[in-house]
Context: one part of a larger RNA
RNA sequence: AGACGGGAAUUCGCACAAGCGGUGGAUCAUGUGGCUCAAUUCGUAGGUAAGCGAAGAACCUUACCAGGGCUAGAAACCUAGCUGCACGCCUCGGGAAACCGAGGAAGCCUUCGAGGGUGCUAGGCAGGUGAUGCAUGGUCGUCGUCAGUUCGUGGCUUGAGCUGUUCCCUUAAGUGGGGAAACGAACGCAACCCCCGUUGUCUGUUUUAUAUGUCAGGCAAGACAGCUCCCUCACGGGAGAGGAAGGAGGGGAUGACGCCAGAUCAGCAUGUCCCUCUGAUGCCCUGGGCUGCACACGUGAUACAAUGGGCGCGACAAAAGGAUGCAAUACGGUAACGUGGAGCAAAUCCCAAAACGCGUCCUCAGUACGGAUAGAGGUCUGCAACUCGACCUCUUGAAGCUGGAAUCGCUAGUAAUCGUAGGUCAGCCAUACUACGGUGAAUACGUUCUCGAAUUUUGUACU
Numbered sequence: 001a002g003a004c005g006g007g008a009a010u011u012c013g014c015a016c017a018a019g020c021g022g023u024g025g026a027u028c029a030u031g032u033g034g035c036u037c038a039a040u041u042c043g044u045a046g047g048u049a050a051g052c053g054a055a056g057a058a059c060c061u062u063a064c065c066a067g068g069g070c071u072a073g074a075a076a077c078c079u080a081g082c083u084g085c086a087c088g089c090c091u092c093g094g095g096a097a098a099c100c101g102a103g104g105a106a107g108c109c110u111u112c113g114a115g116g117g118u119g120c121u122a123g124g125c126a127g128g129u130g131a132u133g134c135a136u137g138g139u140c141g142u143c144g145u146c147a148g149u150u151c152g153u154g155g156c157u158u159g160a161g162c163u164g165u166u167c168c169c170u171u172a173a174g175u176g177g178g179g180a181a182a183c184g185a186a187c188g189c190a191a192c193c194c195c196c197g198u199u200g201u202c203u204g205u206u207u208u209a210u211a212u213g214u215c216a217g218g219c220a221a222g223a224c225a226g227c228u229c230c231c232u233c234a235c236g237g238g239a240g241a242g243g244a245a246g247g248a249g250g251g252g253a254u255g256a257c258g259c260c261a262g263a264u265c266a267g268c269a270u271g272u273c274c275c276u277c278u279g280a281u282g283c284c285c286u287g288g289g290c291u292g293c294a295c296a297c298g299u300g301a302u303a304c305a306a307u308g309g310g311c312g313c314g315a316c317a318a319a320a321g322g323a324u325g326c327a328a329u330a331c332g333g334u335a336a337c338g339u340g341g342a343g344c345a346a347a348u349c350c351c352a353a354a355a356c357g358c359g360u361c362c363u364c365a366g367u368a369c370g371g372a373u374a375g376a377g378g379u380c381u382g383c384a385a386c387u388c389g390a391c392c393u394c395u396u397g398a399a400g401c402u403g404g405a406a407u408c409g410c411u412a413g414u415a416a417u418c419g420u421a422g423g424u425c426a427g428c429c430a431u432a433c434u435a436c437g438g439u440g441a442a443u444a445c446g447u448u449c450u451c452g453a454a455u456u457u458u459g460u461a462c463u
Stems, first nucleotide, its partner, number of pairs: 001463002003460003007457007015447002019410005026302008034293002042053002064288007073125001077124006089104006108116002127275002130273003136269002138264003141260001143258001148187006154163003167178003193252004198221007214347001224246001227240005304403001308362007321350002325344002330339003369400001374395007416439007
């Protein structure tokens, strides 16, 4: 100087408290461990792994397993020799395919020097999701959007080092003010950037009968503790007015010096080692596996009902997406869906709301709650739904009557609740993820305690 303390002081944070809703019990979905297996590919491991890499495992993906095949190779470069040859194409045979074997047809360009192209042979060599993240680059997580981390010159000290950065007030902030052997500066903080909320003005595709413009884009205004009162030396704090907005207006992007030999050699790149004329740890193919199930854990979905469930009728969004695409009206079908195709490269057309309101039935029951499981029949995608897809209809109707110890999220348009869209994608195991709007609360006395953090100080046999 640090680190640590069941030392101290001060301060902060959904950290506790006050509230609301959950998890832990049930069923299912999904991930992980374990077990099993020919294989159940690999990585990730307290916080900071476990709906994570994976924004889509039937084949492919795919790295795993079994079997069948190929060896200079599926793809690349170079050298030498050959080349109207070979590959490819057609036919036949074997085969699950890959591939192997046999036969056949057609057949290069040119400036005619050779060259180019193609393939074969031979040789350099390729190839490796093989090992090492404790050899690395790059990227990322985390403490933490916490307020810290340093430097130059000067001063102090034998020196390590200290000072500055401590102290007082203040702030979300090492934010600002005062003082002070310090004076300045850098990386962070803040601001500059984007979105939302108000107004003016300009432009005007679309919509519409119209624009005086809902909306979209551009430019500008507005908020600064500016005004009033109180406290203060100042910085600033408290109350109020005006205002769309008030004390950082709300949100995002932005992550200092560093810590964890943190994560990743399987995204990529890369050192070293290893496998390869021996037929493989490389490459191709078929099938299987990654979906396996006494069990344990994580994250979720749906419920256990009457603030509800069923049926009928009636409304109101935002943000996305759309050409091998989105698809309306109509018709068929109980339905999934099918037929058909208006319109739309989209402010024009389409996908297209639910909770909610009104009416009615159910009247507290394992039920007209709940929907697992199972049987049957279908629809769609796709070469192909057996292992192993989604959806529809009829039937079946399980556990579950609010969940032990424990534990999580959230302070406002938030929680809770209700639907919608997108990416990936042929389809989809999405209840995931990323966004969007609708309805819309309760509570915060306070900082004793729990957890984490910051500053100063104190102790130490630790570095």